Source information
Predicted 3D model of a 177-nucleotide RNA (Lysine riboswitch aptamer) from Clostridium putrefaciens. Model confidence (mean pLDDT): 80 of 100. The model forms 98% of the base pairs in the Rfam consensus. The RNAcentral record of the sequence draws on Rfam.
[in-house]
């Protein structure tokens, strides 16, 4: 100077990505307590309590919510950001108490599985025709390889195909002429 393994370090994709706080809708005139009136023996997963001094239910008032979840705007940490699968482990959910329950939530493990982002279909959760997840279709976009054309030789077009264990740079080391 070159190839080409290792490691570090600093970037890009763009309606990029997750926290975290105020709002703001919706959930809901729903659930809950309660008043009258009919009915009449349960009510819970089990068990206690409670219940003919009316259990549950049913209609008609009155009073009136809350959680998950989402959008806005503000900030804060990033670009396997982060989202599932799996597996392991705590902790919580039936209310009037008490045990127990997980298709909850949280953490750790995993080179398991997806490049972003809209999108069409089913499914699952939710109160939803919002959302989110998982398969799945279309499109788009970045990035590298490939084949062709075009040219200002460097690039730009098409066109196809890979995955983020990538891919640009920089540096620090190996290796073999």
């Nucleotide at each position: 100077g070159g190839u080409u393994g290792u490691g570090a370090u600093a970037g890009a994709g763009g309606c990029g990505c997750g926290g975290u706080a105020u709002c703001u809708a919706a959930g809901a005139g729903u659930a809950a307590c309660u008043u009258u009136a009919c009915u009449a023996a349960g009510u819970u997963a089990a068990g206690c309590a409670c219940u003919a001094u009316g259990a549950u239910g049913u209609a008609a008032g009155g009073u009136a919510a809350a959680a998950g979840g989402a959008g806005u705007u503000a900030u804060c940490g990033c670009c396997g950001a982060a989202g599932g699968g799996u597996a392991g482990a705590a902790c919580u959910a039936a209310u009037g108490c008490u045990u127990u329950a997980a298709u909850g939530u949280u953490c750790u493990a995993u080179u398991u599985c997806u490049g972003g982002u809209u999108u069409u279909a089913c499914a699952u959760a939710a109160a939803a025709u919002a959302u989110a997840u998982g398969u799945u279709u279309a499109a788009u976009u970045g990035u590298c390889g490939c084949a062709a054309a075009u040219u200002u030789u460097a690039a730009u077009u098409u066109g196809u195909g890979g995955a983020g264990a990538g891919c640009u740079a920089u540096c620090a080391u190996g290796c073999a002429a």